[in-house]
RNA sequence: UCGUGCUAGACGGGGAGUUAGCGGUGCCCUGUACUCGCAACCCGCUUUAGCGAGGUCGAAUUCCCGUUUGAGGUUUUAUGGAUCAUGUGUCAGCCCCGGAUUUGUCGACAGUGAAGGCUGGGACCUUCGCAAUCGGAUAUUGCCCAAUCCCGUCAGGCCCGGAAGGGAGCAGCGGUAAGCAACCAUUCGGUGUGCCGGAGAGUUUCCUGGCCGGAGCCGGCGGUCCGGUAAGCGGCCUGUGAAGUGGAUCGAUUACGGGUGCACGA
Numbered sequence: 001u002c003g004u005g006c007u008a009g010a011c012g013g014g015g016a017g018u019u020a021g022c023g024g025u026g027c028c029c030u031g032u033a034c035u036c037g038c039a040a041c042c043c044g045c046u047u048u049a050g051c052g053a054g055g056u057c058g059a060a061u062u063c064c065c066g067u068u069u070g071a072g073g074u075u076u077u078a079u080g081g082a083u084c085a086u087g088u089g090u091c092a093g094c095c096c097c098g099g100a101u102u103u104g105u106c107g108a109c110a111g112u113g114a115a116g117g118c119u120g121g122g123a124c125c126u127u128c129g130c131a132a133u134c135g136g137a138u139a140u141u142g143c144c145c146a147a148u149c150c151c152g153u154c155a156g157g158c159c160c161g162g163a164a165g166g167g168a169g170c171a172g173c174g175g176u177a178a179g180c181a182a183c184c185a186u187u188c189g190g191u192g193u194g195c196c197g198g199a200g201a202g203u204u205u206c207c208u209g210g211c212c213g214g215a216g217c218c219g220g221c222g223g224u225c226c227g228g229u230a231a232g233c234g235g236c237c238u239g240u241g242a243a244g245u246g247g248a249u250c251g252a253u254u255a256c257g258g259g260u261g262c263a264c265g266a
Stems, first nucleotide, its partner, number of pairs: 001266006009057003012030004020046005034054005063259005072250004077246003084239002087236002091234001093233002096228007104221004109216001116212008125200005130194002132191007140182004150175004158167003
């Protein structure tokens, strides 16, 4: 140096948690690295730290040490401030309301006369009258009208009488009570009917007429200022405290370097 057979050892690892401590089942991370049985009110062990049984590889890309890399976890550690909650208007910044001003803008009007002032009328309110309309009553006219129990006149017929005549009285006719209808008339009452007439009140608003006056005025949006308002937004106080970053701690994996057993044979 090579070959053969063995042994140590390896056949995943880690974090948190549990535990006197160490492993395991279970949870999580990495990623693929034997099998069976036991096991969370747990199973096994004792600083030599899973137990029991079986299998494969086997002194090296697989074992040991050092350095490197740093997935991921933990942390009542520092920072960080998302979010949420209460409160606050002596927080008037936004939104909202009102006023003033500006001529920045748009529109309408204006020497066929703006603003302003004086004056008249109307619309508006109250009231009276009138008309209209609705209802009632009276009058008029017409219809109708009691079939024993309204009136008048009563044909026929009936009764009294010797006769003359008289009587009661149905139908019919006329009228009346009751009822119905029409509508010129009269009267009483009513009204969110009308603007017809009169009186009073009123001048905030709108329309219109006359006079004075002699160039602006009105409205919307915007700018500025003043005042108001706390429902919402925002601000502020207090509390909550996510993600992220730093520290500490444990740490898979990667890379590099070094080291390493026995027997036999050549």